[in-house]
Molecule: transfer RNA
Organism: Candidatus Buchananbacteria bacterium
RNA sequence: GGGCCCGUAGUUUAAUGGUUAGAAUGCUAUCUUGCGAAGAUUGAGAUGCCGGUUCAAAUCCGGUCGGGUCCA
Numbered sequence: 001g002g003g004c005c006c007g008u009a010g011u012u013u014a015a016u017g018g019u020u021a022g023a024a025u026g027c028u029a030u031c032u033u034g035c036g037a038a039g040a041u042u043g044a045g046a047u048g049c050c051g052g053u054u055c056a057a058a059u060c061c062g063g064u065c066g067g068g069u070c071c072a
Stems, first nucleotide, its partner, number of pairs: 001071007010025004018055001027043001029041003048064005
């Protein structure tokens, strides 16, 4: 320098163009308990970035950034 793959809550992940991006775990608050754990209820939290296509994009296309891998 070139090819390919990956990038979504703190973490692990689901969503094959169409409901408010869903869940597990963790975190906040409350209840429960003599205290804690477990349990119940509740709340906050995410599509790497920029642009394009489309009525509609996490999803398709281009660029870019980061990581991995192969070639040189």